[in-house]
RNAcentral holds the sequence, with entries from ENA. A computed fold for a 266-nucleotide RNA from a Eubacteriales bacterium, annotated as Bacterial large signal recognition particle RNA. Lineage of the source: Bacteria > Bacillati > Bacillota > Clostridia > Eubacteriales. Its mean pLDDT, the model's own confidence on a scale to 100, is 76. Rfam family: Bacterial large signal recognition particle RNA. By type it is a non-coding RNA gene.
RNA sequence: CCGUGCCAGACGGGGAGCCAGCGGUGCCCUAUACCUGCAAUCCGCUACAGCAGGGUUGGAUUCCCGGUUUGAGGCGCAAAUUUGUAAGGUAUGGAGACGGCAAGGGGCGUUGAGAAGUGGGCCCCGUGCAACGGACACCCGUGAACCCUGUCAGGCCCUGACGGGAGCAGCAGUAAGCGGGUAAGGACGUGUGCCUCGGAUCAGUCUGUUUUGAGCAACCUGCCGUUAUACCUCUUGUGAUUUUGUGUCGAUCUCCGGGUGCACGG
Numbered sequence: 001c002c003g004u005g006c007c008a009g010a011c012g013g014g015g016a017g018c019c020a021g022c023g024g025u026g027c028c029c030u031a032u033a034c035c036u037g038c039a040a041u042c043c044g045c046u047a048c049a050g051c052a053g054g055g056u057u058g059g060a061u062u063c064c065c066g067g068u069u070u071g072a073g074g075c076g077c078a079a080a081u082u083u084g085u086a087a088g089g090u091a092u093g094g095a096g097a098c099g100g101c102a103a104g105g106g107g108c109g110u111u112g113a114g115a116a117g118u119g120g121g122c123c124c125c126g127u128g129c130a131a132c133g134g135a136c137a138c139c140c141g142u143g144a145a146c147c148c149u150g151u152c153a154g155g156c157c158c159u160g161a162c163g164g165g166a167g168c169a170g171c172a173g174u175a176a177g178c179g180g181g182u183a184a185g186g187a188c189g190u191g192u193g194c195c196u197c198g199g200a201u202c203a204g205u206c207u208g209u210u211u212u213g214a215g216c217a218a219c220c221u222g223c224c225g226u227u228a229u230a231c232c233u234c235u236u237g238u239g240a241u242u243u244u245g246u247g248u249c250g251a252u253c254u255c256c257g258g259g260u261g262c263a264c265g266g
Stems, first nucleotide, its partner, number of pairs: 001266006009057003012030004020046005034054005063259005073249008082240007091233001093232002096227006103221003107216002114212009124199003128195001129193002131190003136185001138181005148173004156165003
């Protein structure tokens, strides 16, 4: 150096999670990388950390170690964007209510602002007048089988007789009641009145007048205070979403260096 057989190794790896820890099943990433069985009310194992069985390859382009390049993806932290939710009124916020100021604009004002005095109206009580209302009174009509009046035919009763008596119907009238009318009457009442008189009130407001003589008012802008409110904004807490930064693990990829047997035969 060559050949044969064999041993180690290789035939995928990683992230989060689970776990005392490791690996696997399940999820995700990478991408193609033998087969069978087992396993989330888990399974196997113990730092040589899946177990069991089978297959291929096997001393190196393929195995192992160190360095280097690229770097999918996951996870942690921080900040920001958008958004859900809970709370907050001593948040100089917006929108609301009330009060105040009067710098600017506009308005009223010497044809008199505002203030003060005085009279009146508005409100209340009473009165008069008027209007209206129904009732009364008055007038007309009607109005009683008997228990209203007058007259009472017939009939009835009493009497020896003369005569007397009660009395229905009819006729006439009347009471309560009913209907109608009313120029005038007195009394009562009123969701009535540009009406009269007297009183009360005189706080407010409107108005006439007198005195005084330059402000008044707060509509718009602006400012201040008090108060209420979770609708908007805002603040705080807690989720979701997207982006950025950073940390960590890291499949995969590039290149370089080094390392790795045993037996027999030639």